Notes: The RNA shown here (c-di-GMP-I riboswitch aptamer) has 85 nucleotides and comes from a Bacillota bacterium. Taxonomically the source falls in Bacillota (Bacteria, Bacillati).
RNA sequence: UGUGGACAAAGGCAAACCCGGUGAAAGCCGGGGGCGCAAAGCUAUGGGUCUUCCACCCUAGGGUGAUGAUCGCCAGGCCGCUGCA
Numbered sequence: 001u002g003u004g005g006a007c008a009a010a011g012g013c014a015a016a017c018c019c020g021g022u023g024a025a026a027g028c029c030g031g032g033g034g035c036g037c038a039a040a041g042c043u044a045u046g047g048g049u050c051u052u053c054c055a056c057c058c059u060a061g062g063g064u065g066a067u068g069a070u071c072g073c074c075a076g077g078c079c080g081c082u083g084c085a
Stems, first nucleotide, its partner, number of pairs: 001085005012037002017032006035072001041078003045075003048070003054065005
């Protein structure tokens, strides 16, 4: 540098659910847990999805809009472990 990650080695992450915290919500954080993951490491750049404190519009209610959230939805970017050549 290329290529694969498999019946190899070393390890890693952690869905649902439960408890506690936080937030307007979506969600996030800590502990337990373990469905899965070869980038389930990092990054909201593009698309998707979720939410609406607030703003605007119609008006007992609803609609629209991220600046909020998600990389364990997809793509892009960056970086890493290991076998073999």